Background
Predicted 3D model of a 73-nucleotide RNA (transfer RNA) from Saccoglossus kowalevskii. Lineage of the source: Eukaryota > Eumetazoa > Deuterostomia > Harrimaniidae > Saccoglossus. The prediction has a mean pLDDT of 81. Its Rfam family is "tRNA".
[in-house]
């Protein structure tokens, strides 16, 4: 340059074109403890890479382009 994968809260990982993006881990408050760990409740924290496009609706289909990971000469 082509070919193929993958970009989704801090980190991971889900969501058949259709309800308020779901679910661990971690942060932070509280419960309970002499503290602390753990175990329990509660919350914050996503323009789903970027910009465009179909569509009545798009994380999800299409184009471009960015930045990764694999192939191929």
């Nucleotide at each position: 340059g082509c070919c193929u994968c993958a970009g989704u809260g801090g980190c991971c990982u889900a969501a058949u074109g259709g309800a308020u993006a779901a679910g661990g881990c971690g942060u932070c408050g509280g419960u309970c403890u002499c503290c602390u760990a753990a175990a329990c409740c509660g919350a914050a924290a996503a323009u789903u890479g970027u910009g465009g496009g179909u569509u009545c609706a798009a994380g999800u289909c299409c184009c471009a382009c960015c930045a990764g990971g694999g192939g191929u000469a």